[in-house]
Molecule: Guanidine-I riboswitch aptamer
Organism: Gammaproteobacteria bacterium
């Protein structure tokens, strides 16, 4: 310098809110009772196509084994190595769960 593919899952993170826990305040019949506050750093929770990691899958290259016939610089299958998995600006509006969001519609509309 060059070949081809570029999908799925899991765990997390940025971020997000307020069901539950905790926190703060108030009330009472004073008990782990009721109400308000997410303009409470939190635990649970939600969570990225354009964030991270891992696994699977996919793909490329030659090698080995085995087979095919059109016998070639050919093709199929299997094996163990090596490698790739890139790029990616983006509304408004709507939707879900308790609620919100970089969640989903959506790598959408649009832009380039």
């Nucleotide at each position: 310098a060059c070949a081809a593919u570029g999908g799925a899952a899991a765990g997390c993170u940025a971020g997000g809110g307020u069901u539950c826990c905790g926190g703060u305040c108030c009330c009472c019949u004073c008990g782990c009772g009721g109400g308000a506050c997410g303009u409470c750093u939190g635990g649970u929770c939600c969570g990225a196509g354009a964030g991270c990691u891992u696994u699977c899958g996919a793909c490329c290259c030659g090698c080995c084994g085995c087979g095919c016939c059109u016998c070639g610089u050919g093709c199929a299958c299997g094996g163990a190595a090596g490698g790739u998995u890139a790029c990616a600006c983006g509304g408004a509006g709507g939707g879900a769960c308790a609620a919100a969001a970089g969640c989903c519609c959506g790598g959408g509309a649009g832009a380039a």